[in-house]
The part of an RNA shown here (large-subunit ribosomal RNA, domain II) has 678 nucleotides and comes from Scrippsiella trochoidea.

Context: one part of a larger RNA
């Protein structure tokens, strides 16, 4: 786990509201009796409740009263009928829908297990070791002392029985609700043990572990108060239709409980139609933004200049500088939840048209009082959290459908049945997979990227766009060839020749050109190279900026993926268009309900409210069926929105329907439910 049986809002009494009957200013009996066809009967019984009058503590008054010295003031009342049944809904006392503690109290029972004590018994193979004391020798004056024998002590020693449990393995639905194998401690002792007895539950007994006191101990077991009590946890049983919340504010010895208020639902009720939306007018305000020579405050640079501070001066007083510090004040800049000279948009008031259908006020029952994602404006936090805490909207919850590979809330729409009918949304159309291998145009080469990752910084990857040099008077690359002379430029220095270093009027010659030198090189030269010039070749070469796609930055634990398959003038980016598919939206067409007069609307739905039903069992009144087969199990058909119901065939063998009403022990999947069974 299953099966078929059992199993949870009940009954009493008050009290309240609805619905219904009698009676009505008025109503109604109650214990009792008495009659009787014995029955769910009728007739007495007014004692008693409740109504009709209230108002104050109270006397008391009285359509009033009370307060008060009074009151034209204020509070409660007067104007609308009750009461006695019956059925329901709820509440309130009782166990009060069901089941469940740990525990408290109380009578009794227990020491056959076990602690401890108590009488009185019994038990402990063998082995070792040898204590005191004793005898003999020796020895001493004499003891003392020394051997030798004897002797047989010990919580002495080894180790069976016996007693314990030390370490390890088995076992762990066991052979055993504590054992078994090896091992291992004690074993003449505080020893083990047989009978008997004794200690008793806030008590006992404990070489003391909160251990043990009948497999039970931080207070046994048993009967009993007792159905203790749970603001907890689970369970709570047939069917169909309306409507449909809430996780909020206040208060709480309260925070996972309640109360009062919202918010739901039924019923009533009538009203200057109040409720909600647009659109038009006034309106009150201080918030985004803004802005501060507009206040309070912060605040960066500069300007002027009080004060200080530092240097000069100086016998003192004066005076003078200042790349310090700084009020006021000028000019630029620029900050704010507890600034504010200004200021919206919403939003909230009123006023009016309009449009919709609500809204309010009494009563009956509730539920909820643990919320949650996303957006948005905020506070907390780290402009961290699936974070938290407010507000405003939403959807989840209580919403199903298509999408987003899958997904409570994202996007798109809100399911009354029924269709093998047509449109569409969001999202798709190459294949899985319904639809485009769809049209233009470009742009990526990295499988970038096809719906999920990523930055600073890099990038001579390509594409556009712009600005600006250079170039058929021959550019950019590249190849051949010069790159020279005063001079090794002066200093400097051990040396310094273009190139350790410093200085310049880095000059001037020759030149097509050639720097007192670009960069390797030498200890310094040398040598190589570059700028720069010619010659060859022949058409485009350089530089900045913007920008579109790519690259690289790129690291996660079992082996990977865009859902996968694949895919490269894509099936991939981007811009533009056309067509198609696509939902339980929307239409079409039928049918059912609810609400309305009709027209029509309107029918997701948990907590919850509200209405109409289906089947069980038994009463009462009618009225049926059954050995030519009741109930009953099990099949097959029809019929109803279901709950169910009819008809039959086989089985079964004696009972059982059906109508109207009336009464329950009246419906199980769930409670780690209960007996039984597979």
């Nucleotide at each position: 786990c299953c099966c078929g049986g059992c199993g949870a809002g009940u009954u009493a009494c008050u009290c309240u509201c609805a619905u219904u009957g009698g009676c009505g200013a008025g109503g109604u009996u109650a214990a009792g009796g008495c009659c009787u066809a014995g029955c769910g009967g009728g007739c007495c019984g007014a004692a008693g409740c409740c109504g009709a009058a209230g108002c104050g503590a109270a006397a008391g008054c009285g359509a009033g009263u009370c307060u008060g010295a009074a009151a034209u003031a204020g509070g409660c009342g007067u104007u609308g009928a009750g009461u006695c049944g019956a059925u329901g809904g709820g509440a309130g006392u009782a166990g009060a829908c069901g089941c469940g503690a740990a525990a408290c109290c109380u009578u009794g029972u227990g020491a056959u297990c076990u602690a401890c004590c108590c009488a009185u018994g019994g038990c402990c193979a063998g082995g070792u070791u040898g204590a005191a004391g004793u005898u003999u020798u020796g020895g001493u004056a004499a003891c003392a002392c020394a051997a030798a024998a004897u002797g047989g002590a010990g919580g002495a020693c080894c180790g069976a029985a016996c007693c314990a449990g030390u370490a390890c393995a088995c076992g762990u639905u066991g052979a055993a609700a504590a054992g078994u194998g090896u091992u291992u401690g004690g074993a003449u002792g505080a020893g083990c043990u047989g009978u008997g007895g004794g200690u008793a539950g806030g008590g006992g007994u404990g070489a003391a572990a909160g251990g043990c006191c009948a497999a039970u101990c931080a207070a046994a077991c048993u009967g009993g108060g007792a159905a203790a009590u749970a603001g907890c946890u689970c369970g709570u049983a047939c069917u169909c239709c309306c409507c449909g919340a809430a996780a909020u504010g206040c208060a709480u010895u309260u925070a996972g409980g309640u109360g009062c208020a919202g918010c739901g639902u039924c019923g009533u009720g009538g009203u200057a139609g109040a409720g909600u939306g647009u659109u038009a007018u006034a309106g009150a305000g201080g918030u985004a933004g803004a802005g501060c020579u507009a206040c309070u405050g912060a605040u960066a640079g500069g300007g002027c200049u009080a004060g200080g501070g530092g240097g000069c001066u100086u016998c003192a007083c004066c005076g003078c500088c200042u790349a310090c510090c700084a009020a006021a004040c000028c000019c630029u800049g620029a900050c704010a939840a507890a600034c504010u000279c200004c200021g919206a948009a919403u939003g909230c008031u009123a006023u009016a048209a309009c449009a919709u259908a609500u809204a309010c006020a009494c009563g009956g029952c509730a539920g909820u009082g643990a919320g949650g994602g996303c957006a948005u404006g905020g506070g907390u936090g780290c402009u961290a959290a699936g974070g938290u805490c407010c507000a405003u909207g939403u959807c989840c919850g209580a919403g199903a459908g298509g999408g987003a590979a899958a997904g409570a809330a994202c996007c798109c729409a809100g399911a009354u049945c029924a269709u093998c009918a047509g449109c569409u949304a969001a999202g798709g159309c190459c294949c899985c997979c319904a639809a485009a291998u769809g049209u233009a145009u470009a742009c990526u080469a990295a499988g970038u990227u096809g719906u999920u990752u990523u930055a600073a910084c890099g990038u001579u990857g390509u594409g556009c766009g712009a600005u600006u040099g250079c170039a058929u008077a021959g550019a950019c690359a590249g190849c051949u060839a010069g790159g020279a002379u005063g001079u090794u430029g002066g200093c400097u220095u051990g040396g310094a020749a273009g190139c350790a270093g410093c200085c310049a009027u880095u000059c001037a010659u020759u030149u097509a050109a050639a720097g007192a030198g670009u960069g390797c090189g030498u200890a310094a030269c040398a040598g190589c190279u570059c700028a720069c010039u010619a010659g060859u070749c022949g058409a485009g070469c350089g530089a900045u900026c913007g920008u579109g796609c790519g690259u690289g930055g790129a690291u996660a634990a079992u082996a990977a993926u865009c859902g996968g398959g694949c895919a490269u003038u894509a099936a991939g980016u981007a811009u533009a268009c056309u067509g198609c598919c696509g939902a339980a939206g929307c239409u079409a067409u039928g049918a059912c309900a609810u609400c309305g007069a009709a027209a029509g609307a309107u029918g997701g739905g948990u907590a919850g409210g509200g209405g109409a039903g289906c089947a069980u069992u038994c009463u009462a009144u009618g009225u049926g069926c059954g050995u030519u087969g009741a109930a009953u199990g099990u099949g097959a058909a029809g019929g109803g929105u279901g709950a169910c119901c009819u008809u039959u065939g086989c089985u079964g063998g004696a009972g059982c329907g059906u109508a109207u009403a009336g009464a329950a022990a009246a419906g199980c999947a769930a409670a780690u439910g209960u007996a039984g069974g597979a």
Its Rfam family is "Bacterial large subunit ribosomal RNA". Gene Ontology terms of the family: structural constituent of ribosome and ribosome. The coordinates come from a structure-prediction model, not an experiment, and the mean pLDDT is 85.